A computed fold for a 329-nucleotide part of an RNA from an Alphaproteobacteria bacterium, annotated as large-subunit ribosomal RNA, domain IV.
Lineage of the source: Bacteria > Pseudomonadati > Pseudomonadota > Alphaproteobacteria.
Its mean pLDDT, the model's own confidence on a scale to 100, is 88.
Context: one part of a larger RNA
RNA sequence: CGAUGUUGAAGGAACUCGGCAAAUUGCACCCGUAACUUCGGAAGAAGGGUGGCCCAUAGAAGCGCAAGCUCUUAUGGGCGGCACAAACUAGGGGGUGGCGACUGUUUACCAAAAACACAGGGCUCUGCGAAAUCGCUAAGAUGACGUAUAGGGUCUGACGCCUGCCCGGUGCCGGAAGAUUAAGAGGAGAGGUGAAAGCUUUGAAUCGAAGUCCCGGUAAACGGCGGCCGUAACUAUAACGGUCCUAAGGUAGCGAAAUUCCUUGUCGGGUAAGUUCCGACCUGCACGAAUGGCGUAACGAUCUCCCCGCUGUCUCCAACAUCGACUCA
Repeated sequence: CGAUGUUGAAGGAACUCGGCAAAUUGCACCCGUAACUUCGGAAGAAGGGUGGCCCAUAGAAGCGCAAGCUCUUAUGGGCGGCACAAACUAGGGGGUGGCGACUGUUUACCAAAAACACAGGGCUCUGCGAAAUCGCUAAGAUGACGUAUAGGGUCUGACGCCUGCCCGGUGCCGGAAGAUUAAGAGGAGAGGUGAAAGCUUUGAAUCGAAGUCCCGGUAAACGGCGGCCGUAACUAUAACGGUCCUAAGGUAGCGAAAUUCCUUGUCGGGUAAGUUCCGACCUGCACGAAUGGCGUAACGAUCUCCCCGCUGUCUCCAACAUCGACUCA
């Protein structure tokens, strides 16, 4: 000097990215217990009291035919100690907010989460030799010894309130017309050769599917959801008007947000002092409705902020124990 333990005056998070680590709490019984709530919870909420041993009294329950035995507990009195859940073992607590409903699952060996899953919701395919999948275009098999309250695919993700407008593009679905269109059918005609019959090359109309064009539908399909200018009797603002463009111009709700660049926005709260936090405002660079929107009790080794308690995290380090390091052999 290091590691692992133990203790510490006064202060008590001033440490630090951050209370990381450590400390506090810890058991049983009794009292007592808020907001909120899906009425189940929250809750061991919080907070407080008692606890050893001896004696007396009362006496539950069990056993026993009975005498009685065992013995929980309550009340009162007393005894000892620094200390009575005497060691070991053994929750710190509370408040606000974000995300995800929840219990679960995950990167075996740097990530446990807000990611995945989930019950619930929707769309879509599939009528059975089902669709879908595996298989050498097979046989065969799974689906399923199931049959649309079933099975497959896909998106969302408890619950509550809801889920607006756009079908122009892309996709999907439908459409007995029409346009286009391959092989094929067809064969007017033309060429080569030949004395001819013939052989042979080429070939126009016309008839030819699906697809595409075309006509419709469809957004819990992929997706999209505007500019500019003017206007009210202070000013400011613009319910109102004009104009251009569009398939349609973002509705409800939320909003400096896990989204806000400018930005430490502005105001309020908390602090003596707060780029974080909470509540508002709306000027949304660039929220927004199942790529779900907004809420939400309970839950979380989740993330942010605050308070109480507690402490060597710190002011500021010290001592002790053990093991190393170091010296000698």